[in-house]
Molecule: small-subunit ribosomal RNA
Organism: metagenome
RNA sequence: AACGCUGGCGGCAUGCUUAACACAUGCAAGUCGAACGGUAACAGGCUGAUGUGAUCCCUUCGGGGUGAGCUAGGCGCCGACGAGUGGCGGACGGGUGAGUAAUACAUAGGAAUCUACCCAGUAGUGGGGGAUAACUUGGAGAAAUCCAUGCUAAUACCGCAUGUGCCCUACGGGGCAAAGCAGGGGACCUUCGGGCCUUGCGCUAUUGGAUGAGCCUAUGUCGGAUUAGCUAGUUGGUAGGGUAAAGGCCUACCAAGGCGACGAUCCGUAGCUGGUCUGAGAGGAUGAUCAGCCACACUGGAACUGAGACACGGUCCAGACUCCUACGGGAGGCAGCAGUGGGGAAUAUUGCACAAUGGGCGCAAGCCUGAUGCAGCAAUGCCGCGUGUGUGAAGAAGGCCCGCGGGUUGUAAAGCACUUUUAUUGGGAAAGAGAAACCCGGAGCUAAUACCUCCGGCAUUGACGGUACCCAAAGAAUAAGCACCGGCUAACUCAGUGCCAGCAGCCGCGGUAAUACUGAGGGUGCGAGCGUUAAUCGGAAUUACUGGGCGUAAAGCGAGUGUAGGCGGUUACCUAAGUCGGAUGUGAAAGCCCCGGGCUUAACCUGGGAAUUGCAUUCGAUACUGGGUAACUGGAGUUUGGUAGAGGUAAGUGGAAUUCCGGGUGUAGCGGUGAAAUGCGUAGAUAUCCGGAGGAACAUCAGUGGCGAAGGCGGCUUACUGGACCAAAACUGACGCUGAGGCUCGAAAGCGUGGGUAGCAAACAGGAUUAGAUACCCUGGUAGUCCACGCCCUAAACUAUGUCAACUAGACGUUGGGCUCAUUAAUGAGCUUAGUGUCGUAGCUAACGCGUUAAGUUGACCGCCUGGGGAGUACGGCCGCAAGGUUGAAACUCAAAGGAAUUGACGGGGACCCGCACAAGCGGUGGAGCAUGUGGUUUAAUUCGAUGCAACACGAAGAACCUUACCUGGGCUUGACAUGGUCGUAGUAGUGAACCGAAAGGGGAACGAGCCUUCGGGCAGCGAUCACAGGUGCUGCAUGGCUGUCGUCAGCUCGUGUCGUGAGAUGUUGGGUUAAGUCCCGCAACGAGCGCAACCCUCGCUACUAGUUAAAUCUGUCUAGUGGGACUGCCGGAGUCAAACCGGAGGAAGGUGGGGAUGACGUCAAGUCAGCAUGGCCUUUAUGUCCAGGGCUACACACACGCUACAAUGGCCGGUACAAUGGGUCGCCAAGCCGCGAGGCGGAGCUAAUCCCAUCAAAGCCGGUCUCAGUUCGGAUUGUAGGCUGCAACCCGCCUACAUGAAGUCGGAGUUGCUAGUAACCGCAGGUCAGCUAUACUGCGGUGAAUACGUUCCCGGGCCUUGUACACACCGCCCGUCACGUCAUGGGAGCUGGUAACGCCUGAAGCCGGUGAGCUAACCGUAAGGAGGCAGCUGUCGAAGGUGGGGCCGGUGACUGGGACGAAGUCGUAACAAGGUA
Repeated sequence: AACGCUGGCGGCAUGCUUAACACAUGCAAGUCGAACGGUAACAGGCUGAUGUGAUCCCUUCGGGGUGAGCUAGGCGCCGACGAGUGGCGGACGGGUGAGUAAUACAUAGGAAUCUACCCAGUAGUGGGGGAUAACUUGGAGAAAUCCAUGCUAAUACCGCAUGUGCCCUACGGGGCAAAGCAGGGGACCUUCGGGCCUUGCGCUAUUGGAUGAGCCUAUGUCGGAUUAGCUAGUUGGUAGGGUAAAGGCCUACCAAGGCGACGAUCCGUAGCUGGUCUGAGAGGAUGAUCAGCCACACUGGAACUGAGACACGGUCCAGACUCCUACGGGAGGCAGCAGUGGGGAAUAUUGCACAAUGGGCGCAAGCCUGAUGCAGCAAUGCCGCGUGUGUGAAGAAGGCCCGCGGGUUGUAAAGCACUUUUAUUGGGAAAGAGAAACCCGGAGCUAAUACCUCCGGCAUUGACGGUACCCAAAGAAUAAGCACCGGCUAACUCAGUGCCAGCAGCCGCGGUAAUACUGAGGGUGCGAGCGUUAAUCGGAAUUACUGGGCGUAAAGCGAGUGUAGGCGGUUACCUAAGUCGGAUGUGAAAGCCCCGGGCUUAACCUGGGAAUUGCAUUCGAUACUGGGUAACUGGAGUUUGGUAGAGGUAAGUGGAAUUCCGGGUGUAGCGGUGAAAUGCGUAGAUAUCCGGAGGAACAUCAGUGGCGAAGGCGGCUUACUGGACCAAAACUGACGCUGAGGCUCGAAAGCGUGGGUAGCAAACAGGAUUAGAUACCCUGGUAGUCCACGCCCUAAACUAUGUCAACUAGACGUUGGGCUCAUUAAUGAGCUUAGUGUCGUAGCUAACGCGUUAAGUUGACCGCCUGGGGAGUACGGCCGCAAGGUUGAAACUCAAAGGAAUUGACGGGGACCCGCACAAGCGGUGGAGCAUGUGGUUUAAUUCGAUGCAACACGAAGAACCUUACCUGGGCUUGACAUGGUCGUAGUAGUGAACCGAAAGGGGAACGAGCCUUCGGGCAGCGAUCACAGGUGCUGCAUGGCUGUCGUCAGCUCGUGUCGUGAGAUGUUGGGUUAAGUCCCGCAACGAGCGCAACCCUCGCUACUAGUUAAAUCUGUCUAGUGGGACUGCCGGAGUCAAACCGGAGGAAGGUGGGGAUGACGUCAAGUCAGCAUGGCCUUUAUGUCCAGGGCUACACACACGCUACAAUGGCCGGUACAAUGGGUCGCCAAGCCGCGAGGCGGAGCUAAUCCCAUCAAAGCCGGUCUCAGUUCGGAUUGUAGGCUGCAACCCGCCUACAUGAAGUCGGAGUUGCUAGUAACCGCAGGUCAGCUAUACUGCGGUGAAUACGUUCCCGGGCCUUGUACACACCGCCCGUCACGUCAUGGGAGCUGGUAACGCCUGAAGCCGGUGAGCUAACCGUAAGGAGGCAGCUGUCGAAGGUGGGGCCGGUGACUGGGACGAAGUCGUAACAAGGUA
């Protein structure tokens, strides 16, 4: 600046940034009568013969005369003045920024110039002439305008004279002026007009100044090199022309120059400056208002006039546009002030006045002035003021929140008492802004009444505006909004919404409890403004001059050589360019800053100063740098003598091995792999021996060894050749370092031509692997690898570390040389030098790390970097045979990409350790039938939950009704249940027959108890009504509580200290040891906590105490209480004289004696709203509640926990033995009797160590039978008959008896439990429960094994370490094609527009030149004529236009290329772990 919301006043500023787009209308430059001829208008004067006619007189009353006044007309006479001639001014003032990257601007200089008006000086201003406009007459035209004729004036025009002077010159000379007007006037003259004199204003010539302008030079002034070469008047000279003036400014001739990497040329952009904004500064951005300069005036060109223009409101021409027209022709230029349309997000009045300031003209008065001064509009900005002040708690009402108690809004309001700025009304205010000028009078000066100076007077002059200011009146009366409130950033709650709507500057909010959305209450900030958007600087040291970097984050050219350039050792002298100092000039004013002053203050205005960091001139200084001269030896180099070496090039040559060929021996395989196959082999392979051919590479030596600038270089010999190092001397004398461009070299692959080809081996083929396998593996195999010549020129060309030089602790290796010492020698020690390594101090570093071979401290020079992607891509240029290389963007898109380190997690990484984890064993499961649970399906309903381990005989320790939550149907609505309020009711509460109904429910006969009382009533009851109840409805992802799991795994942490910039580390790691972070030792750690262990319960041994029962006592056993006992305590061994381990003794028990309880920090948004509790939401004649019936028990199927079996270690029959834990009064139930049995009758005992379940058992043992079979195994299924519980066994219970007698002959892949009183086998009891589906669960005892070499592997876990692109943490991350959508972009046959040049054609106006037969006043001439001039014609130049071929830039284009982005697409799995082929 704009936009949104809002808006009280004043002051001061500012106000088309876009279309230099087009403009209606009005105004913006005129003035001078003291230059002129004049007189259209106005006014005056004079005249006035026209008209009228006051007055007066006369009158015959018809009229006549007089003639004031008015008036037509006349007179330029005066004031003045339209048009015209003439002068001055329209070149200033005002506007705009299109063009312009230098004909510009800024700063500082310069010489070859002009300058009207102005100032100062000098000298003049004499005397003549001819025209012409106006005007008149005539004519053409619509108009604009023009033509002809006749007259006239001048300060218009033209000669002559003079020449102070000025100009030119060949130094003789030549040339050049002028104008008057006005005022006044004494003498003199006069044609009476005046002359003359004088003053003022003019005029002419010239000098100087001032002012203004023109020209030249230096320096500075944007971006692009994907613009590298540009230039023919180009550069210079000579001569001429031209200009006010230097000059290629122009022309002719001559020469061939000039500019450019210090960026020419070209392209794009842009008016420049003082200043302005920002910044600590340096800088960066900018060029509104104000001021200086420039440029432009519809677009392009041109000149004229003039002192000055190539002229905004002048002329001519061309073009576009607009207007008028009678169609013939004409007119116009707001980027002046207003204003209009248009464009735009956007920018004002068709105002007042010349009063002030300034300008033009004028002697002046004055006129003109959209300059200017003011007013109007706009919160556009800056500044100031106000919208009230004090008091006021019942903390009012209302709003909002609430834990319902209250809190907050809030002294805020109301109320009471004040004040009156501002606004309103009225009055005052001729205040200030104004001092002059003009005019008049006087005085001085003077010849003077000019000029000049002084004094006095006069009457004035205000647009703003009745404004500023002052006074008064009335009354809180006339005046508050905007944004924000998750963090950054000051400010918090409620409701609504529910990834919706929306917010958002960045991070990010919103998926039902949003301080982030919307609204409200409250709060915060600013305040007549507040927010938003856009722009600039800052922060950003994020382009780093001040003040950055380049090992790994972006960044050292692959390496060298060397040009320009940059930098450069020691000494002396000279110079004084850089440098430093002084002085002078300049650096306009305004602005900024400081000190004052004026508006009530401030903003604002104003006086002075400072500053203006710059440039120039001059005078000094000479340390340093530069330049010059002369020297030096330390840098650098040369010479001499040695040394090491895969340094390079060429030629020759050697052996081992592979392959092939020939021959011999020999026989069935070879080869290859994880395993195979393809392949080779009976035509004789592989193997083995001999001989031969050919190519390539050089084992051992061999080494973080050597050489080279890098790439790179490896058998041996020879030739040629480059460099390095060491030692001691001599020499040269700074010869040096770096190095933009340039040039050279440059692995592998690749390309061209010609050779060569043993092995290896892209492509390719086959075989495998695989879901696939265009791969990994195998068998073959061509280019290529090799040589010569020529290209290519790139690599993780890496030390990811440019070159050179100097300085800065060391230690230990190693290579080449030298010196010294020791040693017989080999060799060793020390010193030194040149390399090459490891560690490390200081220091540096983000850390990792580097550390005399620096990434330390410095210097010199070069290269390179500036978020990721797009992209090292596109286009263009250069190079290349090609492949491609080099240089190298943008649109678009993301909020990151990246480095180093940390903690975790993970790895088909590593090391160590543990666990019924594997292994060793025993028994199961998976197959059958059945039981139970789940999924699925079905259904009106099959209620709900639990879902890998850690759901699935789980919630449920027991669904026929009930339970029950589900379905169907029937009812109720303050309700089945709780509390409270109000009203009513009285044989109330309670029991409740008949009758209806499936029941609930309805119905009411009948019976009928109350408590307290102050006698009013109250409690309880019933009915009505209102609050409310109720919900197994939703959300376990809002929660509490509880639980599962890792895991009874050994871990998880803290304080202080230390280390680290920090995250963090240390402790807790290490060596041992343990079941254990258990303990010991060590250690920058020392301690501590939660876990481990122990303390607790129980079993085993024992002592004591007490006790029931068994007829009694003791003992024992038992029951149940209190103690003891076991601690690596003792011995031996080895072990770090440790901890601990191994063995032994004793002991009931030995190293945690067995079992239980006990579960760290945490993980899984694990489970549970249906156990309970609970926020929020939903429901309220229903999702509540009551009832009947049904369902949860369904059934093609699948899974899980089990039971019973398949049989002889067994089944059946008979006999016989031994438990423990438990339970029992709505119960357990004995004896006895009945029944085959389930059971029935019966009733003793027992509230339990007493009675009962319960003789308590079964497996076991003894005897018999069965004899390997679908059986005397197995018992499913089904039929019949019964029993029991219960209101009721149909759906849907259990049991008994008889009959029936299915599958099944030990169970695939797989999978599971268990290490001792364990597994396995056997039975018993209990809870729930009327009964039962229990084969489940929880306990109890009986019988009672096998095996563990060991830790390679599977699973889980612990600790250390390593890698990581993972951190939702591998169920992670992530890549590419394809498919779809959107966007920008490259190529593209072309199409189209713009732009600047070039060639040619045409050529307006105009200047200049030529011609000029036509025309022609001034001068010359007596005249003829001449001089001069004009029209016309013509030449050069020349705008616009036309045409042609190219250049550059843009738009568009079928199709096409890749790119980016997009919740859930397809295919694979390339990368990150050894990522499964590093």